[in-house]
Context: one part of a larger RNA
RNA sequence: GGAUGAACGCUAGCGGCAGGCCUAAUACAUGCAAGUCGAACGAUACCAGAGAGCUUGCUUUCUGGGAAAGUGGCGCACGGGUGCGUAACGCGUAUGCAACCUACCUUUAUCUGGGGGAUAGCCUCUCGAAAGAGAGAUUAACACCGCAUAACAUCAACGAACGGCAUCGUUCAAUGAUCAAAUAUUUAUAGGAUAAAGAUGGGCAUGCGUGUCAUUAGCUAGUUGGUGAGGUAACGGCUCACCAAGGCGACGAUGACUAGGGGAUCUGAGAGGAUGACCCCCCACACUGGUACUGAGACACGGACCAGACUCCUACGGGAGGCAGCAGUAAGGAAUAUUGGUCAAUGGAGGCAACUCUGAACCAGCCAUGCCGCGUGCAGGAAGACGGCCCUACGGGUUGUAAACUGCUUUUAUUCGGGAAUAAACCUUUUUACGUGUAAGAAGUUGAAUGUACCGAAAGAAUAAGGAUCGGCUAACUCCGUGCCAGCAGCCGCGGUAAUACGGAGGAUCCAAGCGUUAUCC
Numbered sequence: 001g002g003a004u005g006a007a008c009g010c011u012a013g014c015g016g017c018a019g020g021c022c023u024a025a026u027a028c029a030u031g032c033a034a035g036u037c038g039a040a041c042g043a044u045a046c047c048a049g050a051g052a053g054c055u056u057g058c059u060u061u062c063u064g065g066g067a068a069a070g071u072g073g074c075g076c077a078c079g080g081g082u083g084c085g086u087a088a089c090g091c092g093u094a095u096g097c098a099a100c101c102u103a104c105c106u107u108u109a110u111c112u113g114g115g116g117g118a119u120a121g122c123c124u125c126u127c128g129a130a131a132g133a134g135a136g137a138u139u140a141a142c143a144c145c146g147c148a149u150a151a152c153a154u155c156a157a158c159g160a161a162c163g164g165c166a167u168c169g170u171u172c173a174a175u176g177a178u179c180a181a182a183u184a185u186u187u188a189u190a191g192g193a194u195a196a197a198g199a200u201g202g203g204c205a206u207g208c209g210u211g212u213c214a215u216u217a218g219c220u221a222g223u224u225g226g227u228g229a230g231g232u233a234a235c236g237g238c239u240c241a242c243c244a245a246g247g248c249g250a251c252g253a254u255g256a257c258u259a260g261g262g263g264a265u266c267u268g269a270g271a272g273g274a275u276g277a278c279c280c281c282c283c284a285c286a287c288u289g290g291u292a293c294u295g296a297g298a299c300a301c302g303g304a305c306c307a308g309a310c311u312c313c314u315a316c317g318g319g320a321g322g323c324a325g326c327a328g329u330a331a332g333g334a335a336u337a338u339u340g341g342u343c344a345a346u347g348g349a350g351g352c353a354a355c356u357c358u359g360a361a362c363c364a365g366c367c368a369u370g371c372c373g374c375g376u377g378c379a380g381g382a383a384g385a386c387g388g389c390c391c392u393a394c395g396g397g398u399u400g401u402a403a404a405c406u407g408c409u410u411u412u413a414u415u416c417g418g419g420a421a422u423a424a425a426c427c428u429u430u431u432u433a434c435g436u437g438u439a440a441g442a443a444g445u446u447g448a449a450u451g452u453a454c455c456g457a458a459a460g461a462a463u464a465a466g467g468a469u470c471g472g473c474u475a476a477c478u479c480c481g482u483g484c485c486a487g488c489a490g491c492c493g494c495g496g497u498a499a500u501a502c503g504g505a506g507g508a509u510c511c512a513a514g515c516g517u518u519a520u521c522c
Stems, first nucleotide, its partner, number of pairs: 001522004006518005013374006019367002021332001026330003030327003035074003040071002046065009081285003090210008100202002105198008113147001115145002123136005153178004159172005183190003211257003218248003223245008260282004264275004287308005310321004338364001340363003346360001347358004377408004387399004414458005422449001427444008466511005471492003477506005487494002
């Protein structure tokens, strides 16, 4: 000199953009943060209508609509948060899988036949303080289970051809065995099943790179390899039985400490050094430890089970809970914000769609935390006033065009009025083309921010400047007070009775809605 997620002191007008618990991965009150589908299914509170009966306002039947809850499907593995752990194939980079998986999506091909038994819900009863649980009867499905159908699927087995990168791979073919499905609308779609390919996303492996310490020198027994088996989507000591005795290490193994990694950021001419906030990618974690289930995908933040610590309810028998989601509270700390609005847009889940959900997101609020921009007037104006301060030869100098005053302007502020874009769709109606539900066009409808941005009018200099420094480094000097005292100080140093260095005043310098100080990095 540059920089910061800064803090503190003094001060403070506005706007735009960005940023905002770095500490206790400490503990959390309350609300919200993941639901959706009636075009999968049964049944129903309730509403409307039409009948029947007779007890005349009740009972019952049918039709239509139709909640909450339930079965079922999909989603809940995303999005959002944090950086605990991890020095590792965790990350980065370059490759490989002839060793793999992939729901929804796209393309192609072939199917979608016929049966069965239940079970929630509803109802009745029982237990319980509650959470909730149990018994009985009864009911449906695109829930569940058989049978049939079967090939480009799988397995077995037998040949051939071609190819390669060792183990081998690909293609073709006779044969045998095995494995599916769900319907709903209304006339063709949607859904479902199987197979192949694609796309997307993942899994695994390898080379290289990726802290400190040798005052850590030896480490290792599933350890290193083999055979076989099991297991996995898949290779593999991943696991197991047996066999062998290997494997790693001064080119730093093992151990200890520290730490998420990268893109990047800051600095620097560069090489480098330091860092890893915000944004993007990857990884890891979700009170602590462990475990599996479901599923295409989790060993699962707002799922389950067990144990532990903590908190809460209790009728003492037993139960409930997990903000490192958004706000917010307490604590810690020098220090870090609203218990806001909207789904209008983008994106996501479900759905035919309407739509519902979405603390993602978009907006708004607070904060000078940073960067950028603007303003606090402009011009004229000398009796160079008064006052202050300094000098003094009593003159003068400086503050100083500064002020007053005159004229003018009106960014911002105030008041009034107008007023966007961000939005185009989905959807409804209609037209055209193809052909039978798609595409295109036209019309209608949709704004949280927002009466915001922006524009116009009114009046008026009106509403708006401080901070540090002035011995040298280093831009800017005098007076008074004090007298090694009080105090200053980044370094050198200053103060002992003339202090440009302390404190005050006048003046000056540098920055400026900021200025300084502290901390940290280059």
Predicted 3D model of a 522-nucleotide part of an RNA (small-subunit ribosomal RNA, 5' domain) from Daejeonella oryzae DSM 19973. Rfam family: Bacterial small subunit ribosomal RNA. Rfam links the family to the GO terms ribosome and structural constituent of ribosome.